[in-house]
Model confidence (mean pLDDT): 83 of 100.
A computed fold for a 94-nucleotide RNA from Sinanaerobacter chloroacetimidivorans, annotated as c-di-GMP-I riboswitch aptamer.
Order: sequence, then structure tokens, then C1' cells
RNA sequence: UUGUUGAAACGGCAAACCUAUCGAAAGGUAGGGACGCAAAGUCAGGAGUCUAAAACAGCCUGUCAAAGGUUGUCAGGAUAGUCCGUCUGCCACA
Repeated sequence: UUGUUGAAACGGCAAACCUAUCGAAAGGUAGGGACGCAAAGUCAGGAGUCUAAAACAGCCUGUCAAAGGUUGUCAGGAUAGUCCGUCUGCCACA
């Protein structure tokens, strides 16, 4: 320096769930807690998945309306512990 090798040692991270909080939601943050992880460190570049406030269209209620309810479409939202990729990194072995 490389490895589509591994986790023995020292260690690291932290799923579900609970509490508080932010958010329309998905989900995030902090504390507790450990299912697991050898990049479960970083970054929304690509794909997939999740949510749908606003917007648009339809239907219903309503008295013309205002307003309300409901269905569908939809990412400028989210997900890095869905996958690929970018960058960085400890130990051992070869």
C1' cells in the first nucleotide's frame, strides 16, 4: 500500500420499546434501553420505499355562497440500520 479476509484483544455504534420535545405526517432530537452491526462512521449523487401539509381534480353536506368532510394524484419532505455509490477510519491476518 492492497484485500469480495476476519473480529481474538482494546473498544465503538445503538433496533424495538418508554419518557420529553419538534413536525401535518413520514420521521428527527435528547435521555433510558440493546435487536443487531466490521464501517450500523460521513455525504441525499442514483435507485427503491415511506408520508401528503400545501396545490390540483372529483364527490358529499350547505341556501346562492362562505365553510366543512371525504376520495384520488403529487415531494420542494423523510429514510444512510433498503441497496448502489462518494469520502474517511481502529486492530489482526494474508
The RNAcentral record of the sequence draws on Rfam. Lineage of the source: Bacteria > Clostridia > Peptostreptococcales > Anaerovoracaceae > Sinanaerobacter.